[in-house]
SAM riboswitch aptamer (S box leader) from Hymenobacter arizonensis, 108 nucleotides, folded computationally. It was read from a public genome assembly, where an Rfam model found it.
RNA sequence: CUGCUAUCCAGAAAGACCGAGGGACUGGGCCCGAUGACGUCUUGGCAACCUACCACGAGUAGGUGCCAACUCCCGUUUCACCGCAAUAUUGGUGAAAGAAGAUGACAG
Numbered sequence: 001c002u003g004c005u006a007u008c009c010a011g012a013a014a015g016a017c018c019g020a021g022g023g024a025c026u027g028g029g030c031c032c033g034a035u036g037a038c039g040u041c042u043u044g045g046c047a048a049c050c051u052a053c054c055a056c057g058a059g060u061a062g063g064u065g066c067c068a069a070c071u072c073c074c075g076u077u078u079c080a081c082c083g084c085a086a087u088a089u090u091g092g093u094g095a096a097a098g099a100a101g102a103u104g105a106c107a108g
Stems, first nucleotide, its partner, number of pairs: 001108003005104004013043005021032003027074003044067003049063005071100001076097007
């Protein structure tokens, strides 16, 4: 990197350094950010995917992961409801599915 599979409305921040953008993606919205975001490092924490052990427990240790906002929300499809004159179109609300993405395990 590719394939496959499971999960994605819960949970969990301080310090130091840096210095202007950041929240994956074209676009829209919304938000974070000089009261220092993002990132890096240290420490701490959350969680329980995999492995080992086990007093079998909401356990211990290890390999990962994660620690603003539902994966921040929408975009595609379908369905239901609402409004307007009639099936359409368009607008609004909600639900489901999908796409894309993230993380783990497995395979190449």